[in-house]
Context: one part of a larger RNA
RNA sequence: GGAUGAACGCUGGCGGCAUGCUUAACACAUGCAAGUCGAACGAAGUUUUUACUAAAGUUUACUUUAGUGAAGCUUAGUGGCGGACGGGUGAGUAACGCGUAAGAACCUACCCUUGGGAGGAGAAUAACAACUGGAAACGGUUGCUAAAACUCCAUAAGCUGAGAAGUUAAAGGUUAACACCACCUAAGGAUGGGCUUGCGUCUGAUUAGCUAGUUGGUAAGGUAAUGGCUUACCAAGGCAACGAUCAGUAACUGGUCUGAGAGGAUGAUCAGUCACACUGGGACUGAGACACGGCCCAGACUCCUACGGGAGGCAGCAGUGAGGAAUUUUCCGCAAUGGGCGAAAGCCUGACGGAGCAAUGCCGCGUGGAGGAUGACGGCCCGUGGGUUGUAAACUCCUUUUCUUAGAGAAGAAAUUUGACGGUAUCUAAGGAAUAAGCAUCGGCUAACUCCGUGCCAGCAGCCGCGGUAAGACGGAGGAUGCAAGCGUUAUCC
Numbered sequence: 001g002g003a004u005g006a007a008c009g010c011u012g013g014c015g016g017c018a019u020g021c022u023u024a025a026c027a028c029a030u031g032c033a034a035g036u037c038g039a040a041c042g043a044a045g046u047u048u049u050u051a052c053u054a055a056a057g058u059u060u061a062c063u064u065u066a067g068u069g070a071a072g073c074u075u076a077g078u079g080g081c082g083g084a085c086g087g088g089u090g091a092g093u094a095a096c097g098c099g100u101a102a103g104a105a106c107c108u109a110c111c112c113u114u115g116g117g118a119g120g121a122g123a124a125u126a127a128c129a130a131c132u133g134g135a136a137a138c139g140g141u142u143g144c145u146a147a148a149a150c151u152c153c154a155u156a157a158g159c160u161g162a163g164a165a166g167u168u169a170a171a172g173g174u175u176a177a178c179a180c181c182a183c184c185u186a187a188g189g190a191u192g193g194g195c196u197u198g199c200g201u202c203u204g205a206u207u208a209g210c211u212a213g214u215u216g217g218u219a220a221g222g223u224a225a226u227g228g229c230u231u232a233c234c235a236a237g238g239c240a241a242c243g244a245u246c247a248g249u250a251a252c253u254g255g256u257c258u259g260a261g262a263g264g265a266u267g268a269u270c271a272g273u274c275a276c277a278c279u280g281g282g283a284c285u286g287a288g289a290c291a292c293g294g295c296c297c298a299g300a301c302u303c304c305u306a307c308g309g310g311a312g313g314c315a316g317c318a319g320u321g322a323g324g325a326a327u328u329u330u331c332c333g334c335a336a337u338g339g340g341c342g343a344a345a346g347c348c349u350g351a352c353g354g355a356g357c358a359a360u361g362c363c364g365c366g367u368g369g370a371g372g373a374u375g376a377c378g379g380c381c382c383g384u385g386g387g388u389u390g391u392a393a394a395c396u397c398c399u400u401u402u403c404u405u406a407g408a409g410a411a412g413a414a415a416u417u418u419g420a421c422g423g424u425a426u427c428u429a430a431g432g433a434a435u436a437a438g439c440a441u442c443g444g445c446u447a448a449c450u451c452c453g454u455g456c457c458a459g460c461a462g463c464c465g466c467g468g469u470a471a472g473a474c475g476g477a478g479g480a481u482g483c484a485a486g487c488g489u490u491a492u493c494c
Base pairs, nucleotide, nucleotide: 001494002493003492004491006490007489008488009487010486013365014364015363016362017361018360019358020357021323026321027320028319030318031317032316035081036080037079040078041077043075044074045073046072048071049070050069051068052067053066054065055064056063057062058061088276089275090274097201098200099199100198101197102196103195106193107192111189112188113187114186115185116184117183119153120152121151122150128143129142130141131140132139133138158167159166160165172181173180174179202248203247204246209239210238211237214236215235216234217233218232219231220230221229251273252272253271254270255266256265257264258263278299279298280297281296282295301312302311303310304309329355331354332353333352337351338349339348340347341346368398369397370396371395378389379388380387381386403431404430405429406428407427408426412421438483439482440481441480442479443464444463445462449478450477451476452475453474459466460465
């Protein structure tokens, strides 16, 4: 000199774009953050419309009530798909974790392409009803019922097998119809993922030896798949001064900062990968998890309790307490982009789009312009002549960026409808210099000097050093220099 997710002190006009718990992976009140499908299914409720039946009333063709059927709407439950994405955090991890380059023994829902198929039969169960246990959470028994839920038979390109042979499937829905959507199987694709390997990836030798499933083989098991992944047997190997093992520290990368570069430091925001979800362990379901807002067990903590037993997990968005030098609103909207479900209408979406707060940063603009000498008053200095503040002010003329008031008013919507932002941006008119300057420094390094006060005191200080009676270095004043809505200080990196 440059830089920062900065903080502190003094000061503070506006706009655009970014950024905002670096500390306690500390504990969390409250609300929201993952649902959707009635065009898979039975049922319940409801109101409106409508048809029929019955009763009552009367104005004799209408009204009211009740029941049934149809249509519509709503939904607890069964069922399907999605809750493995999106969002957060960086605790752990020195590792095939990451980066890069290869590889072979694999899986892949939804999507695309192609071939073939969807025949027959059956038994349940939730909801519901009755009875019943419990304070609650939540149940129990009996009975009834549906399906694209479940089971069996048939068929079989496929799979297994040397062969013989064995074995595996399906479902319907909407519509008047056409048609559309779904279903099963096989092959291929696409996408996503699992696995293996070469090389690279911090510090310490005041850590020198480490290792028994350890290293390899055979056989078996297991897995989607290779493999000591696991087990039995056999052999005695494997790693290491080219640093094994141990200890410490740490998520990695694209990048970022600095530097002429080589390099050094760093890994906030954005993007890719990994890991984690109160702590530890475990599996279930599923194409995919050993699953942040799923389940089970144990533990710590908090809450409810009728003391028998139960409930919970913000490292999602806001927000609270604590810690800290320090980091924001319990906001608006699904209008856009994207995601889930749905045939669609649509519903959900704290992803996202926006607004709010903060000079936290970068960039831009302004705080007026021109003229104006008796070089006014005042201040300061002084050799008392004057010098300086200083064209600075006053004063004259001008302008209106900004500001205030009033009026008009978007694009972003593809697509008739549909805009949170927002009466925002922007435009027009009027008004009036009006609404807007500070901070640090002035001995040398280092741009900028005098007076007064103080008297080795009070104090300053990055280094050298200043201060003991004429201090350009302390404190104040005048003046000057630098930067400027900022300026200094502190911390850290180059």